[in-house]
C1' cells in the first nucleotide's frame, strides 16, 4: 500500500427493563447483549419518523466528509 476471512487486546452496545427530560419522534443515566471496524464524529444529499406545519428526531437506514483501534489469512 492493500485488506477486514480467522484470532486477539481494548472499545461501543440493539431488543427489553428501570429512572429521568420532551407534546412527540426521541435524548440522557443505570442494568442488559442482538450485533458492530468506524455501531467514532458531522444532519451535507437521500430516506424514515414526530409535529402546533414554525420546526424538530434518527449517524445501529443508505451515501458523502473527517478522524481512528487491532491484526496480517492474502
Nucleotide at each position: 500500500g492493500c485488506a477486514g476471512g480467522g484470532a486477539a487486546a481494548g472499545c461501543c452496545a440493539a431488543a427489553c427493563c428501570u429512572g429521568u427530560c420532551g407534546u412527540g419522534a426521541g435524548g440522557c443515566a443505570g442494568g442488559g447483549a442482538c450485533g458492530g471496524a468506524a455501531a467514532g464524529c458531522c444532519a451535507c444529499g437521500g430516506g424514515u419518523c414526530u409535529u402546533u406545519c414554525a420546526a424538530g428526531a434518527c449517524g445501529g437506514c443508505c451515501g458523502g466528509g473527517u478522524u481512528g483501534u487491532c491484526a496480517g489469512a492474502u
Molecule: c-di-GMP-I-GGC riboswitch aptamer
Organism: Desulfobacteraceae bacterium